[in-house]
RNA sequence: GCCGACUUAGCUCAAUUGGUAGAGCGAUGGUAUCGUAAACCAUAGGUCGUCGGUUCGAUUCCGACAGUCGGCU
Repeated sequence: GCCGACUUAGCUCAAUUGGUAGAGCGAUGGUAUCGUAAACCAUAGGUCGUCGGUUCGAUUCCGACAGUCGGCU
């Protein structure tokens, strides 16, 4: 330099083939216990990498850029 894949909650990851996104762990509060942990219940937490384009509507489709990983030279 060229090619490909990925980027979603604090962490690890789903989902939809366009109609305002979930799980587990973690966090917070509560129940319970003589008390702690485990357990159970509830709550909060996301401009779905950034910027544009298409569309009535984009996490999803298209382009550029950034980052991570892999391959080729």

Predicted 3D model of a 73-nucleotide RNA (transfer RNA) from Candidatus Kuenenbacteria bacterium CG23_combo_of_CG06-09_8_20_14_all_36_9. It matches the Rfam family "tRNA". Rfam's curators write: Transfer RNA (tRNA) molecules are approximately 80 nucleotides in length. Model confidence (mean pLDDT): 81 of 100. The RNAcentral record of the sequence draws on ENA.